[in-house]
Context: one part of a larger RNA
Molecule: small-subunit ribosomal RNA, 5' domain
Organism: uncultured bacterium
RNA sequence: GGACGAACGCUGGCGGCGUGCCUAACACAUGCAAGUCGAGCGGAGCCAACCGACGGAGACCUUCGGGUCGAAGACGGGGAAGCUUAGCGGCGGACGGGUGAGUAACGCGUGAGUAACCUGCCCUUGAGAGGGGAAUAACACACCGAAAGGUGUGCUAAUACCGCAUGAUAUGCCAUUGUCGCAUGACGAUAGCAUCAAAGAUUUAUCGCUCAAGGAUGGACUCGCGUCUGAUUAGAUAGUAGGUAGGGUAACGGCCUACCUAGUCGACGAUCAGUAGCCGAACUGAGAGGUUGAUCGGCCACAUUGGGACUGAGACACGGCCCAGACUCCUACGGGAGGCAGCAGUGGGGAAUAUUGCGCAAUGGGGGGAACCCUGACGCAGCAACGCCGCGUGCAGGAAGAAGGUCUUCGGAUUGUAAACUGUUGUCGCAAGGGAAGAAGACAGUGACGGUACCUUGUGAGAAAGUCACGGCUAACUACGUGCCAGCAGCCGCGGUAAUACGUAGGUGACAAGCGUUGUCC
Numbered sequence: 001g002g003a004c005g006a007a008c009g010c011u012g013g014c015g016g017c018g019u020g021c022c023u024a025a026c027a028c029a030u031g032c033a034a035g036u037c038g039a040g041c042g043g044a045g046c047c048a049a050c051c052g053a054c055g056g057a058g059a060c061c062u063u064c065g066g067g068u069c070g071a072a073g074a075c076g077g078g079g080a081a082g083c084u085u086a087g088c089g090g091c092g093g094a095c096g097g098g099u100g101a102g103u104a105a106c107g108c109g110u111g112a113g114u115a116a117c118c119u120g121c122c123c124u125u126g127a128g129a130g131g132g133g134a135a136u137a138a139c140a141c142a143c144c145g146a147a148a149g150g151u152g153u154g155c156u157a158a159u160a161c162c163g164c165a166u167g168a169u170a171u172g173c174c175a176u177u178g179u180c181g182c183a184u185g186a187c188g189a190u191a192g193c194a195u196c197a198a199a200g201a202u203u204u205a206u207c208g209c210u211c212a213a214g215g216a217u218g219g220a221c222u223c224g225c226g227u228c229u230g231a232u233u234a235g236a237u238a239g240u241a242g243g244u245a246g247g248g249u250a251a252c253g254g255c256c257u258a259c260c261u262a263g264u265c266g267a268c269g270a271u272c273a274g275u276a277g278c279c280g281a282a283c284u285g286a287g288a289g290g291u292u293g294a295u296c297g298g299c300c301a302c303a304u305u306g307g308g309a310c311u312g313a314g315a316c317a318c319g320g321c322c323c324a325g326a327c328u329c330c331u332a333c334g335g336g337a338g339g340c341a342g343c344a345g346u347g348g349g350g351a352a353u354a355u356u357g358c359g360c361a362a363u364g365g366g367g368g369g370a371a372c373c374c375u376g377a378c379g380c381a382g383c384a385a386c387g388c389c390g391c392g393u394g395c396a397g398g399a400a401g402a403a404g405g406u407c408u409u410c411g412g413a414u415u416g417u418a419a420a421c422u423g424u425u426g427u428c429g430c431a432a433g434g435g436a437a438g439a440a441g442a443c444a445g446u447g448a449c450g451g452u453a454c455c456u457u458g459u460g461a462g463a464a465a466g467u468c469a470c471g472g473c474u475a476a477c478u479a480c481g482u483g484c485c486a487g488c489a490g491c492c493g494c495g496g497u498a499a500u501a502c503g504u505a506g507g508u509g510a511c512a513a514g515c516g517u518u519g520u521c522c
Stems, first nucleotide, its partner, number of pairs: 001522004006518005013391006019384002021349001026347003030344003035091003040088002043085004050077003054073001058069004098302003107227008117219002122215007130164001132162002139154006170195004175190006200207002228274003235265003240262008277299004281292004304325005327338004355381001357380003363377001364375004394424004404415004428460007438449001466511005471492003477506005487494002
């Protein structure tokens, strides 16, 4: 000198774009953050016509005694079409969002390999969907429980579940045979045997369903190289190293098990200990290098602590399940409920870090044929000079060099064209009027931001300058006070009666909506 997710002191006008718990992966009140499909299914509820028993406004007739017709309203039944949706079922809750505790590791980066693998939705292609069955929630009834919730009996549907049929280019076995490979082997051809599938909906045009092949996308595994400090850590290791057989997995493998062998790693630093998420990148530097890993992007790991599996194409699953621990809450004491490292917000810790805001209008995601629904992702707004950038606080004229202040050799000098005063402009402020783009598909409709940006007019110099320094380094000096005191200080050093170094004032210098200090890195 540069930089910062900064903090502190003094000060503070505006706008744009960014950024904002670095500490306690501490504990969390409250609200929201993952639903959707009735075009898969049976119900339940609501609702029209209609029917019944009431009701009687009003009208008509009348021999004035009464009789006839009969709207509104409300009750019960009824249920077309429609609406709503607790449950069964499907898809999605494995994405998106957060955090960096752990991890020195094939975790990450980079380059290869899989002849050892998987892949829902999507795309392409080839076939196919025949015929049956048994249940179960919902519901009803009964019961238990304070609650959370649960039990029994009975009924019912499906794109839920289960047999049968059909079936190869799938899988397994076997025979013959071709081509190829770095090895295990791989890819085919011809026959044979065995095994395995399906589901419908509707507005009739579509959306689905099953099997197989290929693709795309996403993932899994293996290997070469690279990846902090310490030897005041020198030996470490029994599933340990390898083999055989089996199990398990999508798949190779001590991944696991039984048996056999006794190996394997290590001064080219094993093991142990400490520290740490890694990278693209960022900062700095002429570069080499050094440091960092906030925001944005990729990968990994985690979700109160530890363990476990289930479902599923995909999880060992943040807002799923089970068990154990700690903690909090409810309780009728028998038993239950919970998990903000999602967005806001609270307490706490701290030098320190924001609103319990608006909207799905855009982009993107989930569901749906669609309309649409959901979306604290996202788009916006709010707070903070936290950072960067831009603008302003006027401009021109104006010497009686005014007054005042300060200094003075008392002559004057300086503040200083500075002010006053005159003219002028309108960034900006205020007011009024107009008013977007962002919105895409044939038309129409659809904007949170927002009556915002922007434009025009009017008005007003009117509301808007500080901070630090002035001994040398280092740009900028005098007076007074103080008297080794009070104090200053980055280094050298100032201060003990004429202090340009302390304090104040005037003046000056530097930067400027900032300035200075502290911390950290180069």